[in-house]
RNA sequence: GUUGAUAAAGGCAAAACCGUCGAAAGGCGGUGACGCAAAGCUACGGGUCUACAGCUAAAAGCCAUGAUCGCCGAGCCGCCAAAG
Repeated sequence: GUUGAUAAAGGCAAAACCGUCGAAAGGCGGUGACGCAAAGCUACGGGUCUACAGCUAAAAGCCAUGAUCGCCGAGCCGCCAAAG
């Protein structure tokens, strides 16, 4: 450098429930394991979600600057193992 076993050291932890923060999406902590070979990090590109504020006379509707990296891509970093 290549590859990722129904193996293996070690790791992460979906849903649900509880607590907490938030307008919400959702975040964080605990319990818990559906899964994951980058389910490590970065919202950079696309997607998706939300709509306090804003647009509107108002409503409907629209809207990211909010959220998601466990939606996909990209960038950065890294453990173990196998064959060569």